[in-house]
RNA sequence: GGCGCCGUAGUGAAGCGGUUAUCACGCCGGUCUGUCAAGCCGGAGAUCGUGGGUUCGAAUCCCAUCGGCGUCG
Numbered sequence: 001g002g003c004g005c006c007g008u009a010g011u012g013a014a015g016c017g018g019u020u021a022u023c024a025c026g027c028c029g030g031u032c033u034g035u036c037a038a039g040c041c042g043g044a045g046a047u048c049g050u051g052g053g054u055u056c057g058a059a060u061c062c063c064a065u066c067g068g069c070g071u072c073g
Stems, first nucleotide, its partner, number of pairs: 001072007010025004018056001027043005049065005
């Protein structure tokens, strides 16, 4: 350098054109308990790597680019 895959809350994942982007763990508050943990109830947190394009509408499709991994030379 060519090709392929991946990039979404703090962490790990889901989501494959449509309504408030979902779940687990973690975090915060409440409840419970003699205390802690567990359980139960509630909450905050991602504008989807970045910039363009297509579309009435894009995390999702297209192009470029950045980062990671693999592979070929």
Molecule: transfer RNA
Organism: Phycisphaerae bacterium